Predicted 3D model of a 112-nucleotide RNA (SAH (S-adenosyl-L-homocysteine) riboswitch aptamer) from a Comamonadaceae bacterium. The coordinates come from a structure-prediction model, not an experiment, and the mean pLDDT is 75. RNAcentral holds the sequence, with entries from Ribocentre.
RNA sequence: CAUUCCGAGGAGCGUUGCAGCUCACGCCAAGGCCCCAGGCCCGGCGCUGAGUGAGGCUCGGAACCCGCUGCGGCCGAUCUGCUGUGGCGUUUCACAACGGCGCUCACCCACG
Numbered sequence: 001c002a003u004u005c006c007g008a009g010g011a012g013c014g015u016u017g018c019a020g021c022u023c024a025c026g027c028c029a030a031g032g033c034c035c036c037a038g039g040c041c042c043g044g045c046g047c048u049g050a051g052u053g054a055g056g057c058u059c060g061g062a063a064c065c066c067g068c069u070g071c072g073g074c075c076g077a078u079c080u081g082c083u084g085u086g087g088c089g090u091u092u093c094a095c096a097a098c099g100g101c102g103c104u105c106a107c108c109c110a111c112g
Base pairs, nucleotide, nucleotide: 003063004062005061006060007059008058009057010105011104012103013102014101015100018056020052021051022050023049024048025046026045027044028043031041032040033039034038055098066089067088068087069086070085071084072083073082074081
C1' cells in the first nucleotide's frame, strides 16, 4: 500500500437509481461427475431484462506485514540463519471535511 473486520462522523421515514451483487434470457467456449435413452456442476461475453441497492466516502483501531527483543527448538567450528510463542514499536495538546431528493425529530445560535 492492498484486503478483511470493528468503531466514529446525530437519527428516523419515504423515494429515485450509478456502482456492486443475484436471477433470467441470448451468444461463445469446452471441461468435470454420475445411477449414462439422459441428468447434474462449472467459465466468459452482453450499451438485454428483472430484483436488491444512498456510509460504496473520510478518520481511527485491529488482523495481516515490517523492525527490535525474551524464552524454547533446529542447523552450525565461528559468524550467521530458520522456526514456534510472548512483549514492545511512545507521551501530551488541539482538531475535521463530506455523503441524490423530500419530510420529520434531535442538537446549536438569534429573534418574537
The source organism's lineage runs through Bacteria, Pseudomonadati, Pseudomonadota, Burkholderiales and Comamonadaceae.